RNA sequence: ACCGAUAAUGGCAAACCUGUCGAAAGGCAGGGACGCAAAAUCACAGGCCUAAACCGUUUUUACGGCACGGUUGCUGUGUUCCCGAAG
Numbered sequence: 001a002c003c004g005a006u007a008a009u010g011g012c013a014a015a016c017c018u019g020u021c022g023a024a025a026g027g028c029a030g031g032g033a034c035g036c037a038a039a040a041u042c043a044c045a046g047g048c049c050u051a052a053a054c055c056g057u058u059u060u061u062a063c064g065g066c067a068c069g070g071u072u073g074c075u076g077u078g079u080u081c082c083c084g085a086a087g
Stems, first nucleotide, its partner, number of pairs: 002087001003084002011036002016031006034073001040079002044076003047071003054065004
């Protein structure tokens, strides 16, 4: 350095519930733990989610398209970090 244990010290927090913001997806705060060695950070690339506005459809309380809205706990990339069994 790779690597990652039925190790140690700390950390984060899915579902769900409450409040709040939002058209929604979803965000934030509190509770709560399924999990996580990068589940730290960056929304750059791909994927995925949503569709208010906008565009289309001659009827429309609808349907289709679309990100300038989201998601890093989907993947990749960049940067940084605690510990040290086995190999």

A computed fold for an 87-nucleotide RNA from a Halobacteroidaceae bacterium, annotated as c-di-GMP-I-GGC riboswitch aptamer. The prediction has a mean pLDDT of 83. Lineage of the source: Bacteria > Bacillati > Clostridia > Halanaerobiales > Halobacteroidaceae.